[in-house]
Context: one part of a larger RNA
C1' cells in the first nucleotide's frame, strides 16, 4: 500500500419537506369593530284587502245670533249706502233675579213684576244714530251638510277554540255554539335598527420590517466652472397678499460712523463731514437693482379683446418666454411704456355638476327638453399625475405564490464598541516619573463581546444549556528556568522565557455567567459553525391547549409571567478504529 469484513459517525455545508420565522405579493382565507357598502330580521307610518253607527276636535260652505271704548261727545260709535219715520195690549219705561261678555264704564240675553211709552230728525263729532232695512269686516256661538283626525260601540269582510259531518282522517272544506274584529294577519312603499350575515378597503419610500420621518411647489449647498445629477445629505421657506404695493409721467437717495447742536436722553428732529451701497425690495434664499427694479407725488386702470413669426424646456401631459399685426383705450409735449407685481413659490389632469352667454345641434315644427362651444364656479383629489361618490384592524388556527434581491443563527468583510501591547509621562509612591500605579493624548496587533454591512445559503447551513468525546492557540492559573524590587526570611508585586504534563467535589438557577460551600499545586483564558443533536438529552427559547397582570371597544398582543406540548434517518462515497488475506 492494495482487497475484503466488522465497526463509529467527523465531513460530503449528507438525506426527508419548493422555510412554518421574517419581507414581498395593489395573492388568499378565518376572526373582529364606533372601517366603508350593503343585507335577513325586528321596528315604524302610508295605502290596499277594509265595512256600519254614536260621540267629540278640527278645516271649510250656507244660514242666524253675536262682539268691536283714541281724544271732544249724553257714551263701549266696526265699514260703506238707503233713510224721516221704527218699535210697543203677540205687552214700552222702570224694578227684582239669573246668566253670558268686558277696558268694571257697561252691552246683551231669559224669566218674573208692571201697566204706556221708548227711540231718532236737533247741538258737538274726522264720520250719525242699534230708529230701520241691505251689503261686509273681525271676535264668539248655534243649525245643516262635507273633508280629517280621536274615542267608543256594532257585524258582515277577516283571524279562531269546541262540537257535528265529509270520513276508516290532529289536513282540508262545509254546518253550527261561542271568542275577536275592521284590530290582527298579508301585500307595496317610506323612515330606523341591524358585524345577525355578505362583500371589500385598511398606501409607498426605509441600510429587513414595524415604530418615528416623509411624499406637491421655491431658493441654496451638495453638484467635479455647459445642461443635468442621488442619498431618511446639509440649511431655509411657499399652499398668500396688494384696488395699489399694479399703468403712465415727474421728481428724489438710502443706511452706518464721527463730529456740532435747547428742553433732548443710546435712540425723535437740524447741520457738516467720512465711508460708497453696507440701506430697502410685501412674504425665504439665491440672483439683481443707483436719477434705479429703492422712495415720493399727478393723472389713471394695459391687474384689456382677437392673436401670435420665433424659441427655451422636454418620454408624455405640461410649463416658460415672446417681437410684430388688429381693435379699442391709459399717461406723455414727443419719443415712447404699458397683455399686473424685481426675476424664480403661493399649485391639481380629466369625469361629474352648477352659472352666465351664444346666429350652434337632436328630438318633423312652435313650445319644451336634452346637449354643444364661449367664460366662469365646485376637490388639504396634500399618499398633491389625483384607482371609488364611498373603507379600518387582527391571526401563535393560519394557506399560497415567491426571495438569500431582505431580516433572525453560523460564516464572511470592517473593527465604532471590546480585549492586549508599546510611545510620552504631569502626578501618586516620605524623598523619588518609571519597585508599583499612571492622567491628558500617541502608535499599533488580535478578531473572543456589542455592533455596522447585507456577499454564500429561505426547492432549509436545527438554535441556548447540560453529557459524551476532544483538538488547537497562548496573552501562563500550577508545576520548570531567569531580571528588577520599595526583594532581611516567609509570602507578595512586576517583567522575561516556556505549552511537557495538569488544571475540584457539591447548594441555587434552563442557565454560559455568577453567589456561597468545602477541597487543591492549581481549581487559566480563549479558538474550533458561541468544537461536537444523521452521538445522547429538550429544562430554556420558538407552534398549536390554557391562566394571571398589563394593553386594546374588540379580535388579539407582549425580549412580561405561568402549567402543559411527537427530536425521524438500514451508512453510498471520504476521514477515523478493530481484524483477515495479498
Nucleotide at each position: 500500500c492494495g482487497c475484503g469484513c466488522g465497526g463509529u459517525a467527523g465531513g460530503a455545508c449528507g438525506a426527508a419537506a419548493a422555510g412554518a420565522c421574517c419581507c414581498u405579493a395593489u395573492g388568499g382565507a378565518g376572526c373582529u369593530u364606533u372601517a366603508c357598502u350593503c343585507u335577513a330580521g325586528c321596528u315604524u307610518g302610508a295605502c290596499a284587502u277594509u265595512g256600519a253607527a254614536u260621540u267629540u276636535u278640527u278645516a271649510c260652505u250656507u244660514g242666524u245670533c253675536u262682539u268691536g271704548u283714541g281724544c271732544a261727545g249724553g257714551a263701549u260709535a266696526g265699514g260703506u249706502g238707503g233713510g224721516a219715520g221704527a218699535c210697543u195690549a203677540u205687552g214700552a219705561a222702570g224694578c227684582c233675579a239669573c246668566g253670558a261678555c268686558g277696558c268694571u264704564a257697561g252691552u246683551c240675553g231669559u224669566g218674573g213684576u208692571g201697566g204706556a211709552g221708548u227711540c231718532g230728525u236737533c247741538g258737538g263729532u274726522g264720520a250719525a244714530a242699534u230708529a230701520c232695512c241691505a251689503c261686509u269686516c273681525u271676535u264668539g256661538g248655534c243649525a245643516c251638510g262635507u273633508g280629517a283626525g280621536a274615542a267608543u260601540u256594532c257585524u258582515c269582510a277577516c283571524c279562531u277554540u269546541g262540537a257535528c259531518c265529509g270520513u276508516a282522517a290532529u289536513c282540508c272544506g262545509g254546518u253550527u255554539c261561542g271568542g275577536g274584529g275592521a284590530c290582527a294577519g298579508u301585500g307595496u312603499u317610506u323612515g330606523g335598527u341591524g358585524g345577525g350575515g355578505a362583500g371589500u378597503u385598511u398606501g409607498a419610500c426605509u441600510g429587513g420590517g414595524g415604530c418615528g420621518g416623509u411624499c406637491g411647489c421655491c431658493u441654496c449647498c451638495a453638484a467635479a466652472a455647459g445642461a443635468g445629477u442621488a442619498a431618511c445629505g446639509g440649511a431655509g421657506g411657499c399652499g398668500c397678499g396688494c384696488a395699489a404695493u399694479g399703468g403712465u409721467u415727474g421728481a428724489c437717495u438710502u443706511g452706518c460712523g464721527u463730529c456740532g447742536g435747547a428742553u433732548g436722553g443710546a435712540a425723535a428732529u437740524c447741520g457738516a463731514c467720512g465711508u460708497c451701497a453696507a440701506a430697502g425690495u410685501g412674504u425665504a434664499u439665491u440672483c439683481g437693482c443707483a436719477g434705479a427694479a429703492g422712495u415720493c407725488a399727478g393723472c389713471c386702470u394695459g391687474a384689456c379683446u382677437g392673436u401670435g413669426a420665433g424659441g427655451c424646456c422636454u418620454a408624455c401631459a405640461a410649463g416658460c418666454c415672446g417681437a410684430g399685426c388688429a381693435g379699442g383705450g391709459a399717461c406723455g409735449a414727443a419719443a415712447g411704456u404699458c397683455g399686473g407685481u424685481g426675476a424664480a413659490a403661493a399649485u391639481g389632469a380629466u369625469c361629474c355638476g352648477g352659472u352666465g352667454u351664444c346666429u350652434g345641434c337632436a328630438c318633423g315644427u312652435g313650445g319644451g327638453u336634452g346637449c354643444g362651444g364661449c367664460a366662469u364656479c365646485g376637490c388639504u383629489c396634500a399618499a398633491c399625475g389625483g384607482a371609488u361618490a364611498a373603507a379600518a384592524g387582527u391571526u401563535a388556527c393560519c394557506c399560497u405564490a415567491g426571495g438569500g434581491a431582505u431580516a433572525a443563527c453560523a460564516g464572511g468583510c470592517u473593527a465604532g464598541u471590546c480585549a492586549g501591547u508599546c510611545c510620552c509621562a504631569a502626578g501618586a509612591g516620605u524623598u523619588c516619573a518609571u519597585a508599583u500605579c499612571g492622567a491628558c493624548g500617541g502608535a499599533c496587533u488580535g478578531g473572543u463581546u456589542c455592533g455596522g454591512c447585507a456577499c454564500c445559503u429561505c426547492g432549509a447551513u436545527g438554535u441556548c444549556g447540560g453529557c459524551u468525546c476532544a483538538u488547537c492557540g497562548c496573552a501562563u492559573c500550577c508545576u520548570g528556568g531567569g531580571g528588577g524590587u520599595g526583594a532581611a526570611g516567609c509570602a507578595u508585586c512586576u517583567c522575561c522565557c516556556a505549552a511537557g504534563g495538569g488544571u475540584a467535589u457539591g447548594g441555587c438557577u434552563g442557565u454560559u455567567c455568577g453567589c456561597c460551600a468545602u477541597u487543591u499545586a492549581a481549581a487559566g483564558c480563549g479558538g474550533u459553525a458561541c468544537g461536537c443533536g444523521a452521538g445522547c438529552u429538550g429544562g430554556g427559547u420558538u407552534c398549536a391547549g390554557a391562566a394571571c397582570g398589563u394593553c386594546g371597544u374588540g379580535a388579539g398582543a407582549c425580549a412580561g409571567u405561568u402549567c402543559g406540548g411527537u427530536c425521524u434517518c438500514u451508512a453510498u462515497c471520504c476521514u477515523c478504529c478493530g481484524u483477515g488475506c495479498g
Large-subunit ribosomal RNA, domain V from a Candidatus Altimarinota bacterium, 582 nucleotides, folded computationally.
The source organism's lineage runs through Bacteria, Bacteria candidate phyla and Candidatus Altimarinota.
The coordinates come from a structure-prediction model, not an experiment, and the mean pLDDT is 83.
It matches the Rfam family "Bacterial large subunit ribosomal RNA".